[in-house]
RNA sequence: GCUAACAAAGGGCAAACUCACUGCAAGGUGGGGACGCAAAGCAUUCGGGUCUUUGAACCAAGCGUUCGAGACGGCCGUGCCGCAAGU
Numbered sequence: 001g002c003u004a005a006c007a008a009a010g011g012g013c014a015a016a017c018u019c020a021c022u023g024c025a026a027g028g029u030g031g032g033g034a035c036g037c038a039a040a041g042c043a044u045u046c047g048g049g050u051c052u053u054u055g056a057a058c059c060a061a062g063c064g065u066u067c068g069a070g071a072c073g074g075c076c077g078u079g080c081c082g083c084a085a086g087u
Base pairs, nucleotide, nucleotide: 001087002086003085012037013036017032018031019030020029021028022027035074041080042079043078046077047076048075049072050071051070052069053068055067056066057065058064
């Protein structure tokens, strides 16, 4: 550096739900809890996608369309780092 399948050892993370706090919201943080994950580690100051709307404009007046602002890395691609075994 690579690794299809079958594994092994030490382990790691933590969905839904729930409690507290926080945010207009999507959501986030901590505790409990495990659905799963070989990257469910990091990066949105790389690209897409989905979601929200305290702002603004438009309107056929719908909580619609667009702009802006934000959220999601357990949505995907990509980049970087990383444990073990084999080669």
About this RNA
The RNA shown here (c-di-GMP-I riboswitch aptamer) has 87 nucleotides and comes from a Rhodospirillales bacterium. Taxonomically the source falls in Rhodospirillales (Bacteria, Pseudomonadati, Pseudomonadota, Alphaproteobacteria). Model confidence (mean pLDDT): 85 of 100.